[in-house]
Context: one part of a larger RNA
RNA sequence: UUGGGCGUAAAGCGCGUGUAGGCUGCUACGCAAGUCGGGUGUGAAAGCCCAGGGCUCAACCGAGGAAGUGCAUCCAAAACUGCUGAGCUUGAGUGCCGGAGAGGGUGGUAGAAUUCCUGGUGUAGAGGUGAAAUUCGUAGAUAUCAGGAGGAAUACCGGUGGCGAAGGCGACCACCUGGACGGACACUGACGCUGAGGUGCGAAAGCGUGGGUAGCAAACAGGAUUAGAUACCCUGGUAGUCCACGCCGUAAACGAUGAUUACUAGAUGUUGCGGGUACUGACUCCCGCAGUGUCGCAGCUAACGCAUUAAGUAAUCCGCCUGGGAAGUACGGCCGCAAGGCUAAAACUC
Numbered sequence: 001u002u003g004g005g006c007g008u009a010a011a012g013c014g015c016g017u018g019u020a021g022g023c024u025g026c027u028a029c030g031c032a033a034g035u036c037g038g039g040u041g042u043g044a045a046a047g048c049c050c051a052g053g054g055c056u057c058a059a060c061c062g063a064g065g066a067a068g069u070g071c072a073u074c075c076a077a078a079a080c081u082g083c084u085g086a087g088c089u090u091g092a093g094u095g096c097c098g099g100a101g102a103g104g105g106u107g108g109u110a111g112a113a114u115u116c117c118u119g120g121u122g123u124a125g126a127g128g129u130g131a132a133a134u135u136c137g138u139a140g141a142u143a144u145c146a147g148g149a150g151g152a153a154u155a156c157c158g159g160u161g162g163c164g165a166a167g168g169c170g171a172c173c174a175c176c177u178g179g180a181c182g183g184a185c186a187c188u189g190a191c192g193c194u195g196a197g198g199u200g201c202g203a204a205a206g207c208g209u210g211g212g213u214a215g216c217a218a219a220c221a222g223g224a225u226u227a228g229a230u231a232c233c234c235u236g237g238u239a240g241u242c243c244a245c246g247c248c249g250u251a252a253a254c255g256a257u258g259a260u261u262a263c264u265a266g267a268u269g270u271u272g273c274g275g276g277u278a279c280u281g282a283c284u285c286c287c288g289c290a291g292u293g294u295c296g297c298a299g300c301u302a303a304c305g306c307a308u309u310a311a312g313u314a315a316u317c318c319g320c321c322u323g324g325g326a327a328g329u330a331c332g333g334c335c336g337c338a339a340g341g342c343u344a345a346a347a348c349u350c
Base pairs, nucleotide, nucleotide: 003322004321005320006319007304008303012318014201015200016199017198021194022193023192025088026087027086030083031082033081034080035077037075038074039073040072041071042070049065050064053061054060091191092188093187094186095185096183097182098181103177104176105175106174107173108172109171110154115149116148117147118146119145120144121143125136126135162169163168206247207246208245209244210243211242215241216240220236221235222234223233258317259316260315261314262313263312266295267294268293269292270291271290272289273288274287275286276285299306300305323350324349325348332343333342334341335340
């Protein structure tokens, strides 16, 4: 446990999808469950309240009246909520045309570079550092030229550019496939929003089985540095990084800002599409829609700052917080091969 809050003080689930539930556009009619009004019955006594009475007063006591949020039933109202059927088009969706995009999946192809191998030229160094050494090299290295192998990643374009719900996505081509946006009409007719549980996706690292391994590189080894150096620097180097399938389910999963809807000065850049003006060819200028940035008014904020992409003004639904530590721990449960994850305290202490 009323409340007050959740960008940075404690607090937005990592993100979708969706069940129950909650909430839900406009018009007229009907019903009368909620709602509103009235009548009747009931609402024990004591108590509370009112006027009066008895103890010398009072407390106290006895008697009378009133009240009694409530319940049941009957009558009545129909604005709002609800319900039945009817209608509407603004919310939502479908069809048609169009362009944009690293959105996802599969297969193929290409060039640069590193490494390795073979051969040629060539000779004593190369490499590395603050300086060195470990290391490589007369069994011919480094350098350079030609050929070959293999794996991984795609310079420039490249951009507070684009796409995606988030994680994330970057060479080129083909196929399969999701979504968003713009335009003119037509159609459906509230079909909507949110979403406890559930379910799916989910970087990196890690795990299982089988491949692959060029470069890089935890662990590890050596060389340095240092008082020491289980580091920073150097030479090597295995898991891993890559692929297929299966798990894990966490991150400063961040905009540290839940989703949806409406309203509330502007200025300027940029992406996609459309309309208009125009010398008509590209520009340029004006306007609209959708995204993405910067600045800024009102307003908000403890301040910083936010400011039509709100942290402003409101509404609906969900999640979460309630002093610090103990602790995101113990125990229990569920999940996992494990690592561990999810849920989640208390004693004690300040």